[in-house]
RNA sequence: CGAGCCCACCGGACGGCCGCGGGGAUACCCGAGGAAAGUCCGGACUCCACAGGGCAUGGUGCUGGGUAACACCCAGGCGGGGCGACCCGACGGAAAGUGCAACAGAGAGCAGACCGCCGAUGGCCGGCAAGGCACAGGCAAGGGUGAAACGGCGGGGUAAGAGCCCACCAGCGUCCCGGGCGACCGGGCGGCUCGGCAAACCCCACCCGGAGCAAGGCCAAGCAGGGACAUCGGUGGCCCGCCGAUCAAGUCCCGGGUAGGCCGCUAGAGGCGGCGAGUGAUCGUCGUCCCAGAUGGAUGGUCGUCCCGGAGCCUUUCGGCCCCGGACAGAAUCCGGCUUAUAGGUGGGCUCGCCCC
RNA sequence: UGCGGGGUCGUCUAACGGCAGGACGCCUGGCUCUGGACCAGGAAGUUGGGGUUCGAAUCCCUGCCCCGCAGCCA
Repeated sequence: CGAGCCCACCGGACGGCCGCGGGGAUACCCGAGGAAAGUCCGGACUCCACAGGGCAUGGUGCUGGGUAACACCCAGGCGGGGCGACCCGACGGAAAGUGCAACAGAGAGCAGACCGCCGAUGGCCGGCAAGGCACAGGCAAGGGUGAAACGGCGGGGUAAGAGCCCACCAGCGUCCCGGGCGACCGGGCGGCUCGGCAAACCCCACCCGGAGCAAGGCCAAGCAGGGACAUCGGUGGCCCGCCGAUCAAGUCCCGGGUAGGCCGCUAGAGGCGGCGAGUGAUCGUCGUCCCAGAUGGAUGGUCGUCCCGGAGCCUUUCGGCCCCGGACAGAAUCCGGCUUAUAGGUGGGCUCGCCCC
Repeated sequence: UGCGGGGUCGUCUAACGGCAGGACGCCUGGCUCUGGACCAGGAAGUUGGGGUUCGAAUCCCUGCCCCGCAGCCA
């Protein structure tokens, strides 16, 4: 210099004027985001039992840790990709059982002779000699089909072949030794070659009660009641249990009225900084700060200076003038994650290649 | 705001994980003096992207679009 990888961060800055929402007696103070989004997970909170037992359904799925919890995060193992920095992985079980594999192909699950090879042995022909035929039969080495063909390569062996035998490699194991908390790794031993799919049913381990702030509670206004139920409701999968109600109350359905106010509502698993523990996620402790709460829904407009990007004009250059633009988007009970969208820019660490000293 | 359901030719609708089919409509040709009807032929589709699988409309993940429901008082 070129090409890349990873991590962290910013998301125009400052000021004047006008405007909007909230708090406050005034002065004054506060007022969008890293995703406020999708609503995909997990919790807090509220109501129903104080959320209880079992089955079903559903979810998760290498190991250890973190956490309120998780499908998240960290560290590690294994597998895959990349020269590398590094990245990706729904990554338990196919030797419990059931099932699936179209087309092609001879054969697709304890497979299979289409082409092919052999024909030692038996048979036939032959001077019964050499030999021939390819009849019985043998063969999974080669060709061919397929996503996949019952280990790979080499040697021996054989009539031709074959884990039939041997070496190496791969795989397997209720085995042994060593290391590790563990996933797993290294070595040995043993006999064997036992295919794929579980984001097919299933098995195993673990988790899970239901609903959601339009939860739920209080007040006000207004109207018109009718029907169903014997056991019903909480419980919106089922059974048990518990609680409440039991003959006018409850629940549900149809109809009617209303479209108002208050609480919940924003101080929290909170932000920032220091110190300590830990490889890290994270945790502990101290100090400090208060940082939106609307309800048809506020957070905007304009001007000035500057920043960044682009076009035009002037200029030898330095530069000057002028115009346009500055992403994605936008709170609605709150929080932790994931995913998706995002113009442009900053900082740090690292890899590969070339060149120079 | 919170829940729930669904996307297949232009429209309606089928399809065990195994060549996406049918009807109406559209186009071309034939028949007819012409049009319609009729006959023959044709074009046209799985909401985008990724994954699992030999193979995906179908199974899984993630976007996009559409539709539905709800509060309070009696």